[in-house]
Transfer RNA from a bacterium, 73 nucleotides, folded computationally.
Rfam family: tRNA. Rfam classes the family as a transfer RNA.
RNA sequence: CCGCCUCUAGCUCAAUGGUUAGAGCACAGAGCUUAUACCUCUGCGGUUCCUGGUUCGAGUCCAGGGAGGCGGA
Numbered sequence: 001c002c003g004c005c006u007c008u009a010g011c012u013c014a015a016u017g018g019u020u021a022g023a024g025c026a027c028a029g030a031g032c033u034u035a036u037a038c039c040u041c042u043g044c045g046g047u048u049c050c051u052g053g054u055u056c057g058a059g060u061c062c063a064g065g066g067a068g069g070c071g072g073a
Base pairs, nucleotide, nucleotide: 001072002071003070004069005068006067007066010025011024012023013022018056027043028042029041030040031039049065050064051063052062053061
């Protein structure tokens, strides 16, 4: 320098262009227990990497930029 892939909650990942963006783990609280753990319930947690565009409507499609990874020269 060229090509390809990925980016969503603290972490790992879902979400057919559609009506409130969810799950598990973690964290907090309650229940249970003599107590801790396990278990059950509840809660907390997101400007979906950034900026634009298309569309009635974008996490999703398109363009540019950024970060990371793989391959090639």